This is a predicted structure of a 549-nucleotide part of an RNA (small-subunit ribosomal RNA, 5' domain) from a Candidatus Omnitrophota bacterium. It matches the Rfam family "Bacterial small subunit ribosomal RNA". NCBI's taxonomy places the organism under Bacteria, Pseudomonadati, Candidatus Omnitrophota. The sequence was found in a public genome assembly.

Context: one part of a larger RNA
RNA sequence: GAAUGAACGCUGGCGGCGUGGAUUAGGCAUGCAAGUCGAGCGAUUUUGGAUCGAGCCGCAAGGUGAGAUUCGAGAUAGCGGCAAACGGGUGAGUAACACGUGAGCAAUCUACCCUUAAGACUGGAAUAGCCCAGAGAAAUUUGGGGUAAUGACAGAUAUGACUACGACGGUUAUGCCGACGUAGUAAAAGACGGGGACCGUAAGGCCUGUCACUUAGGGAGGAGCUCGCGGCCUAUCAGCUUGUUGGUGAGGUAAUGGCUCACCAAGGCUAAGACGGGUAGCUAGUCUGAGAGGAUGUUUAGCCACACUGGGACUGAGACACUGCCCAGACUCCUACGGGAGGCUGCAGUCGAGAAUCUUUAGCAAUGGGGGAAACCCUGACUAUGCGACGCCGCGUGAGGGAUGAAGGUCUUCGGAUUGUAAACCUCUUUCGACCGGGAAGAACAUCCCGACGGUUAAUAAUCGUGGGGACUGACGGUACCGGGAGAAGAAGCCACGGCCAACUCCGUGCCAGCAGCCGCGGUAAUACGGAGGUGGCGAGCGUUACUC
Numbered sequence: 001g002a003a004u005g006a007a008c009g010c011u012g013g014c015g016g017c018g019u020g021g022a023u024u025a026g027g028c029a030u031g032c033a034a035g036u037c038g039a040g041c042g043a044u045u046u047u048g049g050a051u052c053g054a055g056c057c058g059c060a061a062g063g064u065g066a067g068a069u070u071c072g073a074g075a076u077a078g079c080g081g082c083a084a085a086c087g088g089g090u091g092a093g094u095a096a097c098a099c100g101u102g103a104g105c106a107a108u109c110u111a112c113c114c115u116u117a118a119g120a121c122u123g124g125a126a127u128a129g130c131c132c133a134g135a136g137a138a139a140u141u142u143g144g145g146g147u148a149a150u151g152a153c154a155g156a157u158a159u160g161a162c163u164a165c166g167a168c169g170g171u172u173a174u175g176c177c178g179a180c181g182u183a184g185u186a187a188a189a190g191a192c193g194g195g196g197a198c199c200g201u202a203a204g205g206c207c208u209g210u211c212a213c214u215u216a217g218g219g220a221g222g223a224g225c226u227c228g229c230g231g232c233c234u235a236u237c238a239g240c241u242u243g244u245u246g247g248u249g250a251g252g253u254a255a256u257g258g259c260u261c262a263c264c265a266a267g268g269c270u271a272a273g274a275c276g277g278g279u280a281g282c283u284a285g286u287c288u289g290a291g292a293g294g295a296u297g298u299u300u301a302g303c304c305a306c307a308c309u310g311g312g313a314c315u316g317a318g319a320c321a322c323u324g325c326c327c328a329g330a331c332u333c334c335u336a337c338g339g340g341a342g343g344c345u346g347c348a349g350u351c352g353a354g355a356a357u358c359u360u361u362a363g364c365a366a367u368g369g370g371g372g373a374a375a376c377c378c379u380g381a382c383u384a385u386g387c388g389a390c391g392c393c394g395c396g397u398g399a400g401g402g403a404u405g406a407a408g409g410u411c412u413u414c415g416g417a418u419u420g421u422a423a424a425c426c427u428c429u430u431u432c433g434a435c436c437g438g439g440a441a442g443a444a445c446a447u448c449c450c451g452a453c454g455g456u457u458a459a460u461a462a463u464c465g466u467g468g469g470g471a472c473u474g475a476c477g478g479u480a481c482c483g484g485g486a487g488a489a490g491a492a493g494c495c496a497c498g499g500c501c502a503a504c505u506c507c508g509u510g511c512c513a514g515c516a517g518c519c520g521c522g523g524u525a526a527u528a529c530g531g532a533g534g535u536g537g538c539g540a541g542c543g544u545u546a547c548u549c
C1' cells in the first nucleotide's frame, strides 16, 4: 500500500447493486416450509334439472309431496397411483478414491422422458372406508358384518427376454456380441371422449382417438464401482497388521472384491515416512504480488458428509431417508400414574454464549419443481419487500460576482498579520429530498374463442400438430420513469500537524497529568501532553483494533 462475511469510537443526506450467526453441530415457544390426482375406486355429502310418484287436500281440474330413477355441478375422510431420495440448511465428522483431474467397467443398475417391436385373454378371493358392539384420560385400539378398484392373487398366451445343456462365427478376449437347436420360467388395467353400417330389450358389443398398462431392444440424462496422478503439520510418533496379505469354495450384491464365512498358505505395509498424534470438508475460485509464490475456501456453482446422540433395517427405480419407521440414550412436554408426545444444521422468530451478524413481511406475477388430460392446487425454492454506511459504485450538501479586505476569533515586534472572496450583499440554478399530477417494461406461455392447413380415421365426428388473429393473468406498486410549482431552501464530519509523513503558533501543565507504531516527548519558554486559533489529509465517512499478502 492492498484486502475483510469484520468489530469498536465519533459522525451520518439520497440512490443502485451486492452482502449479513464466522462464537454454542447450544436449547427452542409460535406460524408456515410436500403435496396432488374424483378423467383409478367404492362410499358419504351439498346443490340444480328431468321423469315417475305412495300419501294428504279437493266433486273435479289441479295443488302439495315422503320417496325412487336418471342427468349434471361442487366437496372429500378412506383405499389406490405418482411425488415425497428433488428443492432448502449446515460443515460436526472426514487426511479418505472424500475432492480435483485423467482413464477403465468384456464387473454394473436406472422411475419419469424419447424411440423401435410385440401385446393387453379368462377368473375367483380379500380388505379399508361404512355399519354394529366394545377398551382407553389420551395417543390409539379390539371383535363381528358387509363392499370397490389402475390394490393383491391364480390361470392362459410369449414378439422378444432369462435359465440349463449342445454346438457355430466374430471380437478391443475374465462374466462381450451375433445367429441356431432342445427343455424350461415369468406379463398386463383400465380411464375419458367420438361414431356410419351391423348385433343387442338395454348396458353395451363393434370401430376409432388420447392418456395409462405389459414384455423386450436402443437412446438421453442420472447413479454405482475400480485405477494413475495431485494438494496440511508432526520422527519429542519407527516399526505397524490376524480378515491382516493371498488362494480355493460358498454366501451376498445391480455389480467386482475378505464385502462376509469355512478351509489352506504366511503373507502385506514401511525412512520415497507405514503406524500413531494434531489440524481440516474438497474444488472452480478469492485476496495479495511485476511475477514466481504466499495466504484463503464467505456469497455463487460442482462434489462430499451430516440431520437431538448412537445403531438398524423397511418401502422403493433410487434412501439405510432433515420435517418416514424401529431400538437404545440424554433432554423437554402431557398424564386420570396405567401410559404417551417431540426433534428449526428449512423460512422467520426466541433465549443463551459472544466484540459481533436482519422481518415471527408480501406473492406464486416471473423462473423452476411436484401432481393432474386440463382448469388448477401446492411450493419460506424463488421473486420481491423490510432492517444494518457491512462493502463497492454514483450523486448531493449550491453556482457566478463580491474588499471598507466588515464584525468577531487568533496571533502580534502593537505597525499590523491571519481567518478571507470566506461571510454579508447582488444575480442565478433546482440535482437529490419533501409536495402535487401522469405512469410503465417485466406477460406470453398454458387455457378459451374464431377461422386455415396437415396427421390419425370408414368418417365432414372426435382428437393431435403447425402457423395467424382475439380474450384472460403483475406480488413488487401507483414503484421505476416523466411532468409541475415552491425555495439556497432540508443535508459535514473525522483524523492528524517532532522525524518517518503533507500540515505551526498561543495558552495551560511542570518527569505530574498524560502521549506513543518505531525513534522517543513531559523535570517552567513542550511545533510530541490538554485546550484554542490556524493548517494538512480524506470525505458520508474518518480513525482504531484484529487477521492476510
Base pairs, nucleotide, nucleotide: 001549002548004546006545007544008543009542010541013395014394015393016392017391018390019388020387026351027350028349030348031347032346035082036081037080040079041078043076044075045074046073047072048071049070050069051068052067055064056063057062089306090305091304099230100229101228102227103226104225105224108223109222110221113219114218115217116216117215118214119213121155122154123153130145131144132143133142134141135140161185162184163183164182165181166180168178169177170176190211191210192209193208194207195206198205199204232278233277234276239269240268241267244266245265246264247263248262249261250260251259281303282302283301284300285296286295287294288293308329309328310327311326312325331342332341333340334339361384362383363382367381368379369378370377371376398428399427400426401425408419409418410417411416432490435484436483437482438481442476447471448470449469450468452466453465454464455463493538494537495536496535497534498519499518500517504533505532506531507530508529514521515520